Guanidine-I riboswitch aptamer from Rubrobacter sp., 112 nucleotides, folded computationally. The model forms 100% of the base pairs in the Rfam consensus. NCBI's taxonomy places the organism under Bacteria, Bacillati, Rubrobacteria, Rubrobacterales, Rubrobacter.

RNA sequence: UUUCCGUGUCGCUAGGGUUCCGCCGUCCGGCUGGAUGGGGCAGAGACCGAGAGCGGCAAGCGGGCCGGGAGAAAUCCGGCGCGUCACACGGCGGGAUAAAAGCCCAGGAGGC
Numbered sequence: 001u002u003u004c005c006g007u008g009u010c011g012c013u014a015g016g017g018u019u020c021c022g023c024c025g026u027c028c029g030g031c032u033g034g035a036u037g038g039g040g041c042a043g044a045g046a047c048c049g050a051g052a053g054c055g056g057c058a059a060g061c062g063g064g065c066c067g068g069g070a071g072a073a074a075u076c077c078g079g080c081g082c083g084u085c086a087c088a089c090g091g092c093g094g095g096a097u098a099a100a101a102g103c104c105c106a107g108g109a110g111g112c
Base pairs, nucleotide, nucleotide: 007058008057009056010055011054012053015048016047020045021043022041023038024037025036026035027034028033060084061083062082064080065079066078067077068076070075087107089110093105094104095103
């Protein structure tokens, strides 16, 4: 100087909007309700939801033990259990969904 890697999934939360439910306004209606508009509606409904948030499971890596065929061993297959799984500042812009977001592009660009 350059390149590669830094995993997946589930639950929850920060957060997010408004398709549905609810709520509110207007109109119609004998009632149950219907139409239309509102997310500058703060919803113990629902929905989306974090690489740099929390937790679990799995994978990976390291060591140990056990079993199997051949073998002196290396090696191959399977099982059990322990350890490890670190660090991480981050636009503009675009995308999906009804719409938006800490979602996705993206551990991107850039910076250290």
Model confidence (mean pLDDT): 81 of 100.